TPP riboswitch aptamer (THI element) from Circinella minor, 100 nucleotides, folded computationally. The source organism's lineage runs through Eukaryota, Fungi, Mucorales, Lichtheimiaceae and Circinella. Its mean pLDDT, the model's own confidence on a scale to 100, is 75. The sequence is in RNAcentral, with records from Rfam.
RNA sequence: GGUCGAACCUAGGGGUGCUCGAGUUUAUCUUGGGCUGAGAUCAUUACCCUCCGAACCUGAUCAGGUUAAUACCUGCGCAGGGAAGCGUUCGACCAUUUUU
Numbered sequence: 001g002g003u004c005g006a007a008c009c010u011a012g013g014g015g016u017g018c019u020c021g022a023g024u025u026u027a028u029c030u031u032g033g034g035c036u037g038a039g040a041u042c043a044u045u046a047c048c049c050u051c052c053g054a055a056c057c058u059g060a061u062c063a064g065g066u067u068a069a070u071a072c073c074u075g076c077g078c079a080g081g082g083a084a085g086c087g088u089u090c091g092a093c094c095a096u097u098u099u100u
Stems, first nucleotide, its partner, number of pairs: 001094008009085002011050004017035007024027001056081003062075004
């Protein structure tokens, strides 16, 4: 000096599901359980993700399997989009130079 990794800092992006019951003024309402998940909006000062980008959005009220249903698995998907930095510290490796 370079590459890679981790933590941190700062900045930014993202998500309000499914289901059973009760109530009522029947509503995009209130309330109590159950399921999945990192996160299911009283949590948010949380959680996940930021270009080596399936966090998340669109296609999509998608197709097959599966489930009480969502979730999940496969496909769609080298489809279209999608939010970072000459930052700090530590570590590993590589290269080079100087001195003893």